[in-house]
SAM riboswitch aptamer (S box leader) from Mesobacillus maritimus, 110 nucleotides, folded computationally. It was read from a public genome assembly, where an Rfam model found it.
RNA sequence: UUCUUAUCCAGAGAGGUUGAGGGUCUGGCCCUGUGAUACCUCAGCAACCUUCAGCAUUCAUGUUGAAAAGGUGCUAAGUCCAGCAAGUUGUUAAACUUGGCAGAUAAGAA
Numbered sequence: 001u002u003c004u005u006a007u008c009c010a011g012a013g014a015g016g017u018u019g020a021g022g023g024u025c026u027g028g029c030c031c032u033g034u035g036a037u038a039c040c041u042c043a044g045c046a047a048c049c050u051u052c053a054g055c056a057u058u059c060a061u062g063u064u065g066a067a068a069a070g071g072u073g074c075u076a077a078g079u080c081c082a083g084c085a086a087g088u089u090g091u092u093a094a095a096c097u098u099g100g101c102a103g104a105u106a107a108g109a110a
Stems, first nucleotide, its partner, number of pairs: 001110008013042005021031003025083004043075003048071002050067007079102001084099006
């Protein structure tokens, strides 16, 4: 980097250094010198991997609960909203639902 599977309406910030951008892309909207971004320190959230226990069982897993030492991840806004397709409501404007695209994270594979 690519592929597969799962999840994405919950949760959780302070300090130091840096110094102008950031929120993937486009449009919108928003954050930002009352400090963006990146890195570091400490703290926290969550529970994917992990550990323990129960249950089911086709014996390979599934499922429920607990834990948080370890491997990741995360700590503005629902993945900030929309984008493509179908549908519902509506006179229109528009609103909503489902699926998809793209993306993020984890685990596995190439």
Source information
Of the family's consensus pairs, 97% are formed in the model.